A computed fold for a 77-nucleotide RNA from a Candidatus Glassiibacteriota bacterium, annotated as transfer RNA. Its Rfam family is "tRNA". The same sequence occurs in records of 2 taxa. The RNAcentral record of the sequence draws on ENA and MGnify. Lineage of the source: Bacteria > Bacteria candidate phyla > Candidatus Glassiibacteriota. Its mean pLDDT, the model's own confidence on a scale to 100, is 80.
[in-house]
RNA sequence: GGGCGAUUGGCUUAGUUGGUUAGAGCGUCCGGUUCACAUCCGGAAGAUCACUGGUUCAAGUCCAGUAUCGCCCACCA
Numbered sequence: 001g002g003g004c005g006a007u008u009g010g011c012u013u014a015g016u017u018g019g020u021u022a023g024a025g026c027g028u029c030c031g032g033u034u035c036a037c038a039u040c041c042g043g044a045a046g047a048u049c050a051c052u053g054g055u056u057c058a059a060g061u062c063c064a065g066u067a068u069c070g071c072c073c074a075c076c077a
Base pairs, nucleotide, nucleotide: 001073002072003071004070005069006068007067010026011025012024013023019057028044029043030042031041032040050066051065052064053063054062
């Protein structure tokens, strides 16, 4: 330098053919239960979907560029 793939709450992730308010588990916080802790039960907060632009009535989803990470190939030494 070329090709392919990934990027969604703190972590791990779902999201199919673009269309209802982006869901879940773990974790965190509050309450209940307990002498207390754990378990268990109830509730809450936390994501403008890596960034910038484009297409569209409508974008996490499609297109372009950029960034980071991973794999493969090539080049130099």